[in-house]
């Protein structure tokens, strides 16, 4: 220089192949149990999806570039 993989909640990860209300688990708050602390149960807050752009009614999702980290080749 080249190929391919990844980037979505505080963490770890689904969702894209098949465009249509963005989701689980721990995490954390709140309540309910307990004398009280753990579990346990309920209930809620947090991501406009790495960035700019194009197509579409509509884009995490298709398509272009870039930016960051992986990996292979040279």
């Nucleotide at each position: 220089g080249g190929g391919c993989c990844u980037a979505u909640a505080g963490a770890u990860c689904a969702g894209a192949c098949u465009g249509g209300u963005a989701g689980a688990u721990c995490g954390c708050c709140a309540c309910c149990u307990u004398c009280g602390c753990a579990a346990g149960g309920u209930g809620g807050a947090g991501a406009c999806c790495a960035c700019g752009g194009g197509u579409u009614c509509a884009a995490a999702u298709c398509c272009c570039g870039u930016u960051a980290g992986g990996u292979c080749c040279a």
This is a predicted structure of a 74-nucleotide RNA (transfer RNA) from a Thermoplasmata archaeon.
Model confidence (mean pLDDT): 84 of 100.
The RNAcentral record of the sequence draws on ENA.